[in-house]
RNA sequence: CUUAUCAAGAGUGGUGGAGGUACAGGACCUGUGAAGCCACGGCAACCCUCCGGUCAAACGGAAACGGUGCCAAUUCCUACGACGUUUAUGCGGUCGAGAGAUGAG
Numbered sequence: 001c002u003u004a005u006c007a008a009g010a011g012u013g014g015u016g017g018a019g020g021u022a023c024a025g026g027a028c029c030u031g032u033g034a035a036g037c038c039a040c041g042g043c044a045a046c047c048c049u050c051c052g053g054u055c056a057a058a059c060g061g062a063a064a065c066g067g068u069g070c071c072a073a074u075u076c077c078u079a080c081g082a083c084g085u086u087u088a089u090g091c092g093g094u095c096g097a098g099a100g101a102u103g104a105g
Base pairs, nucleotide, nucleotide: 001105002104003103004102005101006100011040012039013038014037015036019029020028021027024078025077026076041071042070043069046067047066049062050061051060052059075099080096081095082094083093084091085090
């Protein structure tokens, strides 16, 4: 950079000591112990594998030993645009963009 997904799901112990939820604003979590690290456990099913399918793809299904990922809150919410609504520069509903995360390339 390209592409797919992001409303579901899944935690205990040890260590550690004050922070964490990407950034900003909120709202939250946290000494009934944050981040990080370690162990074990779990979730899911992107890659891998197998079956079906196709000219090839797409797509459907199975499995979960292996490679990643993940295990508070929708990606916690908003942040920009369009539509909607309103007396309103107010509202917050829908869709989209942007940003971000993860996989694969």

SAM riboswitch aptamer (S box leader) from a chicken gut metagenome, 105 nucleotides, folded computationally. It matches the Rfam family "SAM riboswitch aptamer (S box leader)". Its family is annotated with regulation of gene expression in the Gene Ontology.